[in-house]
RNA sequence: GCGCGGGCUGCUCUAUCGCUCUUUCGCCCUCGGGCGGGAGGGAGGAAAGUCCGGACAACGCAGAGCGCCACACCACCUAACGGGUGGGGCUUCGGUUUCGGCCGGAGUACGGAAAGUGCCACAGAAAGCAAGACUUCCCUGCCCCCUCGGGGCCAGGGUAAAGGUGAAAACGUGCGGUAAGAGCGCACGCAUUGGUCUGGUAACAGGCUGAUGGGGAAAACCCUGUGGGUUGAAAUGCCAUGUACACCGGCGCUUGAGGGUUGCUCGCCCGAUGCCGGGGGGUAGGCAGAUAGACCUCGCCUGUGAAGGCGGGGCCAGAUAAAUGAUAGGGGCCCGGUCCGGCAUGCCGAAUCGGGGACAGAAUCCGGCUUACAGGCCUGCAGCUUCA
Repeated sequence: GCGCGGGCUGCUCUAUCGCUCUUUCGCCCUCGGGCGGGAGGGAGGAAAGUCCGGACAACGCAGAGCGCCACACCACCUAACGGGUGGGGCUUCGGUUUCGGCCGGAGUACGGAAAGUGCCACAGAAAGCAAGACUUCCCUGCCCCCUCGGGGCCAGGGUAAAGGUGAAAACGUGCGGUAAGAGCGCACGCAUUGGUCUGGUAACAGGCUGAUGGGGAAAACCCUGUGGGUUGAAAUGCCAUGUACACCGGCGCUUGAGGGUUGCUCGCCCGAUGCCGGGGGGUAGGCAGAUAGACCUCGCCUGUGAAGGCGGGGCCAGAUAAAUGAUAGGGGCCCGGUCCGGCAUGCCGAAUCGGGGACAGAAUCCGGCUUACAGGCCUGCAGCUUCA
């Protein structure tokens, strides 16, 4: 210097003209407000996607069954989470090694396949719970050949040891055993699982011992456990204004139309001044929700950490068709050209000319996740390269 990873940041100042909110003063007024002057506030790290979780609110404080959805190693953090922190297991890469491991990085949808059903392409004889014989190997029978030792064709049987196919072929190595073989037996090892001991809060790790040798996939259905009532600020509460209980058609009136913001069924409740449609009439303004909060910031303490506690200081957008802008100039940053200086010769510093500045904009609020992003700063690498 490049590459990969992590964290932070997300241009600034002045002048003029505007926009929006609050407040104050003055004037006008139909007392609702309007106009003018002054002072103060005015987008983001993601305001985005609306993907999770909550606050808040309403519905009948939400019954029963079925269904549906989400999550799934352990501990902790948190209001909560599918988020975060720390740890364990597994996979993979690199380094190292006394070949036992150890160190470091990255990833991880990591409950159950020994409950059941189904699936495993192509190739292969066979793709799975007790089965599987294509070639080789072994035994038996018939026939043929023969140098009488044996060899060969066919048929029946044995065998998972060797070959071959495949991502995967039914524990591995060795010895015994056998006609040939085989966990068939034994020793050692491996894996799964039960018991027990040690360490650890736990996941788990290690030791001893018993049993077993049962392929994969749950990102196929499914099973187990845990959680979820539904809806969503266009929620919701209220004030003001205006009204048509007029007309037509259909359904229904306790044998119940229709409705009660829950996917279906049942249950429960409301229900006749009713419900649906047509065609008309009226209004379409305002307040609250709604901006002081799981808030921001500084210091100290506790904790490996996420985070928590204590103390000091601060108030920081509230629009409603929706304000937060435009113009001019300066500074700073980056890129390219020219020129000068320094040295380690491709880097640094200075001057000058030209150009650039991303992704994107609140809409009830908050905590996360994900995605987008010009440029700058800090930092890790047991990655690569170059120079000294």